[in-house]
């Protein structure tokens, strides 16, 4: 240093890279096992090999079990944040739990809807956006990487307040 096994840690625009794109070196004439020598050329393009680089910017999201795969929202953009693989709090079914269904408190059903901040629709307010951009620093031959400073700009979802609509049967109280 490599391989295998075991253990531990980390992450959800999270992790990885063989397609692809980009960068660098050597070669793309002759001899030669190689080192090297000789010759030719010196613009650009192209090709091969090797080694690298890129490959998601935040917000938001977890009752349990099983299943499934193109799992919410916008910003930016050279529209490659393409493509591929894996994962993931999404989604579906069941179970558990909560809430609502028109005076109040119960019971039995039915329906809907959520997840212990636990009903739905609408309105208002609120909930630190980050990258991109600009100016710099460091590393690298380079492609690029890491970081600092400055100034902004979202949507969904959550929370608070208000308003609207919304099943039956039955017991009791008023």
């Nucleotide at each position: 240093g490599c391989a295998u096994u075991u253990u531990u840690u980390a992450a959800a625009g999270c992790g990885c890279c063989u397609g692809a794109a980009c960068u660098a070196a050597u070669c793309c004439c002759u001899c030669g096992a190689a080192c090297g020598a000789g010759c030719a050329g010196c613009a650009c393009c192209g090709g091969a090999u090797u080694a690298g680089u890129u490959g998601a910017c935040g917000a938001g999201g977890a009752g349990g079990a099983g299943g499934u795969u193109u799992a919410u929202c916008g910003a930016a953009g050279u529209u490659a944040u393409c493509g591929g693989c894996g994962g993931a709090u999404a989604c579906c079914u069941c179970c558990c739990g909560g809430u609502u269904g028109u005076a109040c408190c119960g019971g039995c059903a039915c329906a809907a809807u959520c997840g212990a901040c636990a009903g739905u629709u609408c309105u208002u307010c609120u909930u630190u956006a980050a990258a991109u951009c600009a100016u710099u620093a460091a590393g690298g031959c380079a492609a690029c990487u890491u970081a600092a400073u400055g100034g902004a700009c979202a949507a969904a979802g959550g929370g608070a307040a208000g308003a609207g609509a919304u099943u039956g049967c039955u017991g009791g109280u008023g």
The RNA shown here (glmS glucosamine-6-phosphate activated ribozyme aptamer) has 174 nucleotides and comes from Bacillus benzoevorans. Taxonomically the source falls in Bacillus (Bacteria, Bacillati, Bacillota, Bacillaceae). The model forms 87% of the base pairs in the Rfam consensus. Rfam family: glmS glucosamine-6-phosphate activated ribozyme aptamer. Rfam's curators write: This entry contains a glucosamine-6-phosphate activated ribozyme that is found in the mRNA for GlmS. GlmS is an enzyme that uses fructose-6-phosphate and glutamine to generate glucosamine-6-phosphate.